[in-house]
Context: one part of a larger RNA
Molecule: large-subunit ribosomal RNA, half B
Organism: Candidatus Woesearchaeota archaeon
RNA sequence: UGUAGUUGAGGGAACUCGGCAAAUUGGCUCCGUACCUUUGGUAUAAGGAGUCCCUGCGAUUGUUGCUAAGCAAGCAAUUGCAGGGUGCAAUAACAAAGUGGGUCCGACUGUUUAACAAAAACUUAACUGACUGCAAGCCUGUAAAGGUGUGUAUAGUCAGUGACGUCUGCCCAGUGCCUGUACUUUAAACCUUCAUUCAAGAGGGCUAAGAGCAGGUAAACGGCGGGAGUAACUAUAACUCUCUUAAGGUAGCGUAAUACCUUGUCGUUUGAUUGACGACUUGCAUGAAUGACGUAACGAGAUCCACACUGUCCCCAACUAGAAACCUCUGAACACUCUAUACUGGUGCAAAGGCCAGUGAUCUCCAGUGGGAAGCGAAGACCCCGUGAAACUUUACUGCAGCAUGUUGUUGCAAUGUAGGUUUUGAUACGUAGUGUAGGUGGGAGUUGCUAAGGCUUAACUUUCGGGUUAAGUGUAGACAUCAAUGAAACACCACUUGUCAAAGCUUACGUUGCUCACUUCGAAAGAAGGACAUCAAUAUGUGGACAGUUUGGCUGGGGUGGCACCCGGUUGAAAAGAUAUCAACCGGGCCCAAUGGUUGACUCAAGCGGGUCAGAAAUCCGCUGCAGAGUGCAAGGGCAAAAGUCAGCCUGACUGAAUUCAUAACAAGAUUGUAUUCAGAGCAGAAAUGCGGGCCUAGCGAACCUCUAUGUCCUCCUUGAUGGGGGCUAGAGAUGACCGAAAAGUUACUCCGGGGAUAACAGAGUUGUCGCGCCCGAGAGUUCACAUCGACGGCGCGGCUUGCUACAUCGAUGUCGGCUCCUCCUAUCCUGGCUGUGCAGAAGCAGCCAAGGGUGCGGGUGUUCACCGAUUAAAAGGGGUCGUGAGCUGGGUUCAGAACGCUGUGAGGCAGUUUGUUUGAUAUCUACUGGAGAUGUUGAUGUCUGAUAGGAAGGAAGCUAUAGUACGAGAGGAACUGGCUUUCGAGGCCUCUGGUCUACCUGUUAUCUGGGAAGGUAAGCAGGGCAGCUACGCCUUACAAGGAUAAGUGCUGAAAGCAUCUAAGCACGAAGCCUUCCUAAAAAAUAGACAUCAUAGAACACUCAUAAAAUAUGAGUUUGAUGGAGCAGAUGUGUAAGCACGAAGCCUCGGCGACGUGUUCAGCAUGCUGCUUCCAACAG
Repeated sequence: UGUAGUUGAGGGAACUCGGCAAAUUGGCUCCGUACCUUUGGUAUAAGGAGUCCCUGCGAUUGUUGCUAAGCAAGCAAUUGCAGGGUGCAAUAACAAAGUGGGUCCGACUGUUUAACAAAAACUUAACUGACUGCAAGCCUGUAAAGGUGUGUAUAGUCAGUGACGUCUGCCCAGUGCCUGUACUUUAAACCUUCAUUCAAGAGGGCUAAGAGCAGGUAAACGGCGGGAGUAACUAUAACUCUCUUAAGGUAGCGUAAUACCUUGUCGUUUGAUUGACGACUUGCAUGAAUGACGUAACGAGAUCCACACUGUCCCCAACUAGAAACCUCUGAACACUCUAUACUGGUGCAAAGGCCAGUGAUCUCCAGUGGGAAGCGAAGACCCCGUGAAACUUUACUGCAGCAUGUUGUUGCAAUGUAGGUUUUGAUACGUAGUGUAGGUGGGAGUUGCUAAGGCUUAACUUUCGGGUUAAGUGUAGACAUCAAUGAAACACCACUUGUCAAAGCUUACGUUGCUCACUUCGAAAGAAGGACAUCAAUAUGUGGACAGUUUGGCUGGGGUGGCACCCGGUUGAAAAGAUAUCAACCGGGCCCAAUGGUUGACUCAAGCGGGUCAGAAAUCCGCUGCAGAGUGCAAGGGCAAAAGUCAGCCUGACUGAAUUCAUAACAAGAUUGUAUUCAGAGCAGAAAUGCGGGCCUAGCGAACCUCUAUGUCCUCCUUGAUGGGGGCUAGAGAUGACCGAAAAGUUACUCCGGGGAUAACAGAGUUGUCGCGCCCGAGAGUUCACAUCGACGGCGCGGCUUGCUACAUCGAUGUCGGCUCCUCCUAUCCUGGCUGUGCAGAAGCAGCCAAGGGUGCGGGUGUUCACCGAUUAAAAGGGGUCGUGAGCUGGGUUCAGAACGCUGUGAGGCAGUUUGUUUGAUAUCUACUGGAGAUGUUGAUGUCUGAUAGGAAGGAAGCUAUAGUACGAGAGGAACUGGCUUUCGAGGCCUCUGGUCUACCUGUUAUCUGGGAAGGUAAGCAGGGCAGCUACGCCUUACAAGGAUAAGUGCUGAAAGCAUCUAAGCACGAAGCCUUCCUAAAAAAUAGACAUCAUAGAACACUCAUAAAAUAUGAGUUUGAUGGAGCAGAUGUGUAAGCACGAAGCCUCGGCGACGUGUUCAGCAUGCUGCUUCCAACAG
């Protein structure tokens, strides 16, 4: 001095972020218990009383006996009553709730981040929604298979809310999900067309899911406005208007775990409240199962108040145990470039033990304290960077599992409908003319008559509406062609054939239905159920953060946000060669024009003046002046007058090919693009010379790959030829603006790695706009009057406290706000001291000068610094010291991981927004400081001094009183010099008193143990007292004064300057300040001192010790001795011992039992004190 404890006067939370910690309470019995309430609770609510020992009398139960509803006796247990008794205290120890009230959150019990978060988070019962009829749904698995489940909708899975009560509003536009879908879009397969020797290839048709489209759905994801005006005070707006939406926030609640402003306003609480509670409420940014508002009970949750209680504090003190400390033994780790005796100032990469200057400093050890070593620990976790990583998200990019759907295979048999194809049969085919309904071509002279033809009746089909064909019935012997006519074509009959229609057969597709045989499921099997579906496989389309791989520019007075200074042009900057930066200044481009181009010719503009019909300041016309004051397609600069401007004629050189220069790109090299010159060709204009490869010049732009276009007796393509197609050569078009050109979104506070002081946050440094403080000027205010006091507009400085700027030091780490503690410095002085002016009568002030010796406090709310408030006070000044101080403390705030609210984001997440919770390492090497020792030197030793030097505040301040109700003042009021007394703060000392402690000691007492008594042990028991010692809350002192030199200031004399002047020479005063006086340390003060004694001592060790003490030292003693112990006596503490005697409520078998009391007994016990005493030890050295 820590650790763990004990006790504490008076006060009682004043401590502090916060009653943290501690204290209080505590068991059992009886009494008694409020608000609220879900009627269960709350509740051990709160608040009271009792509790031990002895003696006696009952009651109940168990057991025993008997003459057995009962009685009797003993014992045990439980329990009641009465009397007696003791102590400070009777649950005497241990054990064992502090209580109440308000608010927030969560209903509750429960669970959670093993090792920083126990919570308001999770869970929960309950409510709601979605999926699911079992070969289900959901989950695991490549599959087989498995779980839910040997369960079956009162079930299972998924999601949200989170007991209970009252409720749960509006919105379906967006995004999801569900349903539907005549239509649109849409893949492969299939069909088909073109093309081809065959292919490749191209097109079209049909079509599923999906998408479009139409609906539904919010206890799905989610969302829920603005501007005006208006009422007979004002204010407000029931009311009205208007814009707008999918709808415009309803009930409730509301400055809130949500409110920025904000410490909102009011009230209550307090002396004082950034707190709490209750209201209001314009709600930055509340709000209804992302649930809203209430709510009894519950909570190691958050917050406020009160009572009780206390060392939390005022303000600390004493004690105990064990560390530390001393001795012996054993014996690490971390750290360690070198060196080391520092301090102050300076310098220096801007924060030095080591450099410079000055000062200080003899060496060594011990115990401590933690100021420094930008100390140790960890290649900074913040920040930035990396063409680093990882995890997470999504409407980033690209995939992929899964899922949905189409097609094909596994895959069979039928019926039916529709559609297509094909075969057969039948029917049908009308321009005009023609007898008349002539499909086309060919053959052809006959064909037919099984009751024929015609007619009639009925029915069907068809129609060009005239008719035609077929079937049935009736009916009885011929009918039709050839010929003729008409016509493009001539008919009977036969063959082939075209279009259309019908029927049948075969075949294909689709729809519907059925079957059973593949296949599937169940079953031991028989069989049953399903069934060409499903499953499985292949393929195609869709969907697809479930999963995967990646990306997610640059510049940048840090990064982000913003911007583009990222490509190109002009001017300035740019410092008269060239070149030249900044997120420097000013301004542009990403085109336009078929004439705004080429050429030839002609002309002269703007403006002014004069003149002139309508006609004006400006219209058109005439004249004069007119280097440009105009114009130039567009920026600026340069340029331009028989033009580069304006107008007209004719044209297309806004051409092709080749070579070269220059710029882009100074001084190195390119791409690309642009520019200029020359040659060749073909042209245009011009009489010609000539000019023309766009525009007066300088901006107007773009690789590879890929696609497309154009050109051509061109090259090439797998045996040859042809055609088509492909590839190439040449030219052009399509774009990369991050513009020499990746195909590309976010989050990380769960983070990681590599680096950076190349780059931010803290602190430092520089600067000082800002900030603070002065000075100058003096407009004005001050009745008058700038300057008693205040001082505008301006000007000049100082400081380095605020805030900035810079990015110089530090990123292989300098711990970050505030408080506590403790030290020191500055003065721009708040008080105290001295003085001056005053709009100073006095008193009280105001302003200034000197002055830093001392002082500058206590509380309320807030993490606060700050600011505000309360009561005091002489005053409650301001700053620096790494915003002094975390190897000193704290950890409330900020700034990790959990969680919630509001806002924001699709989301992961985010927020100088709020809220709650959240590990503060270490044995001190050097230096420094506080103390304690040793050694050497100082030329012997011992003792006594001096005092250079250093330190101190050793004192500071106030009140009362005398002066004095005086001076002053009309009064009201009202001093001072100089004395006296006291208080407070500080300092030093002490323990007589008071108080604390006192685990020396004495006493009481509980539980238990030693058989009982006595006497003791243990619970490091509890309780009452207490000497010495140590202490403060107690006591004493801090006194009386003085000297010297000064500051501001006041003066004397006095010139410069015949005056004046405090000054220049000279002289005198003048402050709590300075130097002394006073106290302390101090011969190691290297200038190392002085004096006295001694001349051989002297000192140390050892031994007994304490007035001393961590070790050491110091001091006392050592037999010539009271140093310690023992003994005795005293004093003091406690409080009357044991034993014995007597008494004692009562009981009694009369023997006795009995808490306790009285006496013996101011006893007994004890002693760190005082005294006496050589019994023991101070011996031997």